Model confidence (mean pLDDT): 81 of 100. This is a predicted structure of a 71-nucleotide RNA (transfer RNA) from Onychogalea frenata. Its Rfam family is "tRNA". By type it is a transfer RNA. It is recorded under the gene name trnQ.

[in-house]
RNA sequence: UAGAAUAUGGUGUAGGGGAAACACGAAGAAUUUUGAAUUCUUUAAUAUAGGUUCGAAUCCUGUUAUUCUAG
Numbered sequence: 001u002a003g004a005a006u007a008u009g010g011u012g013u014a015g016g017g018g019a020a021a022c023a024c025g026a027a028g029a030a031u032u033u034u035g036a037a038u039u040c041u042u043u044a045a046u047a048u049a050g051g052u053u054c055g056a057a058u059c060c061u062g063u064u065a066u067u068c069u070a071g
């Protein structure tokens, strides 16, 4: 420099236009002599700027970051 892929809670991963789920984690409560385990509740996210659409995490474009391939 060219091409490709990825970006979603604190972490790891889903999500095919009607709008965000699961697991682990964190906080609180119950239980227990204490701890662990178990149960319940809460917590918190779509990289960014635009466009299309009645409606976008999803489709299109630019940018940013990371990774891979070629040189």
Stems, first nucleotide, its partner, number of pairs: 001070007010024004018054001025043006047063005